Transfer RNA from an uncultured bacterium, 71 nucleotides, folded computationally. It was read from a public genome assembly.
[in-house]
RNA sequence: CGCGGGAUGGUGUAACGGCAACAUCCGGGGUUCAUGCCCCCGAGCCGCCGGUUCGACUCCGGCUCCCGCAA
Numbered sequence: 001c002g003c004g005g006g007a008u009g010g011u012g013u014a015a016c017g018g019c020a021a022c023a024u025c026c027g028g029g030g031u032u033c034a035u036g037c038c039c040c041c042g043a044g045c046c047g048c049c050g051g052u053u054c055g056a057c058u059c060c061g062g063c064u065c066c067c068g069c070a071a
Base pairs, nucleotide, nucleotide: 002069003068004067005066006065007064010024011023012022013021018054026042027041028040029039030038047063048062049061050060051059
């Protein structure tokens, strides 16, 4: 240099082109004499730059980084 896969809250993962979700963590509340368990609520995320589209995490191009294959 060539080919393939991946990048989403603090962490681990989902998401037909149409409200970004689940678990855990964190904050608050309920329950308890109290802690824990349990229940409820909340905060917090689409690697970067463009394109297509009424609309992009999703499709297309380029770039960056990670993993693998071939040489």
Rfam family: tRNA. The family's RNA type in Rfam is transfer RNA.